RNA sequence: CAAGAGGGCCGGGCGGCCGCUCCGGCGUCGCCGGGGAGGAAAGUCCGGACUCCGCCGGGCAGGGUGCUGGGUAACGCCCAGGCGCAGCGAUGCGACGGAAAGUGCCACAGAGACGAUAGCGCCGAUGGCCCCGCGUUCGCGUGGGGGACAGGCAAGCGUGAAACGGUGCGGUAAGAGCGCACCAGGUCCCGACGCAAGCCGGGAUGCUGGCAAACCCCACCCGGAGCAAGGCCAAAUAGAGGGACUCCUCCCAUCGCGGAGGGCAGCGCCCGGCUGUUCGUCCCCGGGUAGGCCGCACGAUCCCUUCCGGCAACGGGGGGACCAGAUAGAUGGCCGCCGCCUCGCAAGCGAGGUACAGAAUCCGGCUUACAGGCCCUCUUGACGC
Numbered sequence: 001c002a003a004g005a006g007g008g009c010c011g012g013g014c015g016g017c018c019g020c021u022c023c024g025g026c027g028u029c030g031c032c033g034g035g036g037a038g039g040a041a042a043g044u045c046c047g048g049a050c051u052c053c054g055c056c057g058g059g060c061a062g063g064g065u066g067c068u069g070g071g072u073a074a075c076g077c078c079c080a081g082g083c084g085c086a087g088c089g090a091u092g093c094g095a096c097g098g099a100a101a102g103u104g105c106c107a108c109a110g111a112g113a114c115g116a117u118a119g120c121g122c123c124g125a126u127g128g129c130c131c132c133g134c135g136u137u138c139g140c141g142u143g144g145g146g147g148a149c150a151g152g153c154a155a156g157c158g159u160g161a162a163a164c165g166g167u168g169c170g171g172u173a174a175g176a177g178c179g180c181a182c183c184a185g186g187u188c189c190c191g192a193c194g195c196a197a198g199c200c201g202g203g204a205u206g207c208u209g210g211c212a213a214a215c216c217c218c219a220c221c222c223g224g225a226g227c228a229a230g231g232c233c234a235a236a237u238a239g240a241g242g243g244a245c246u247c248c249u250c251c252c253a254u255c256g257c258g259g260a261g262g263g264c265a266g267c268g269c270c271c272g273g274c275u276g277u278u279c280g281u282c283c284c285c286g287g288g289u290a291g292g293c294c295g296c297a298c299g300a301u302c303c304c305u306u307c308c309g310g311c312a313a314c315g316g317g318g319g320g321a322c323c324a325g326a327u328a329g330a331u332g333g334c335c336g337c338c339g340c341c342u343c344g345c346a347a348g349c350g351a352g353g354u355a356c357a358g359a360a361u362c363c364g365g366c367u368u369a370c371a372g373g374c375c376c377u378c379u380u381g382a383c384g385c
Base pairs, nucleotide, nucleotide: 001381002380003379004378005377006376007375008374009373010372012338013337014336015335016334017333018332020036021035022034023033024032025031026030038356042367043366045365046364047363048362049361050226051225052224053223055273056272057271058270059269060268062222063221064220065219066218067081068080069079070078071077082096083094084093085092086091097217098216102215103214104211105210106209119157120156121153122152123151126150127149129147130146131145132144133142134141135140165183166182167181168180169179170178184208185207186205187204188203189202190201191200193198230294231293232292233291239285241284242283243282244281245280247262248261249260250259251258263277264276265275266274301321302320303319304318305317307316308315309314339354340353341352342351343350344349
């Protein structure tokens, strides 16, 4: 100097004149003071807080996550590590438990895609058949040569993403883990290191397709709705609207009620418990109101920290701050000067541009969008010293 990787920050500022909104104060037809969109406010993908409903517990169904250890209120998030893949590398990504529990799938091509398989091929030792040669006691015999068949093979070639591990030697009629040596993977055992996932080393074993982002098995987690949740006040109206609470048995000094059991109801289903089982409770239909207030921002809050613990995420300690709360929905309009970028060039002037995008109950994340600018650390290459 160039190209990259990871992390953090800004993305507008100042002044004037008008305008809007919340809070506080006041002398209340207004005035003064203070505050007033985000890093994503977006997507609604996760997790919660909070509110109401569901009777409690266990199981099934249903759904979610899926290496190990930590963090967190929690998570599918974050941190650290492990394994695998990509990259020269810094780093990045991972739907990362199980294929000897079972079922299923692997298009096309190819003979054949895991109880598989023979297209081109190799063998034909063994079994009988045919032809030739030789010998012949003319019945046959025969080492030999050839052909086809029965049969054997899956090593070679081809097809394919993938063909029943790979290379070599032996063996065989020809072959094959058929045997052996080495290698790769799997399984089992032992040792060292590690909390662990794992990693390294040694030994044994002839065990040797892939897919679970297929069904499934295993481990762990999960009630339902949602601020239009849900409360309060005022006002108004139409409810002689409909339905369920069924019962049975036994006991009692009380004889009407009380008690007990069964049954029924309360959950998506099952079991157990609990509650209710007649003057009160629950459900459905119809009508009225659509106004105001609360919820509504003091929080798992934010900022700083060369203090402690921890590799870190983070936790603790100390100091400081209060920073939108609207409800058809505020934060705007005009002017001037800057900041940043691009171009022209007479080098200080001109022209143009200035991203993605607006809170609505609130937090912790993830994902997506973003003109331009700044800082830190790391990697690779070239040149120079």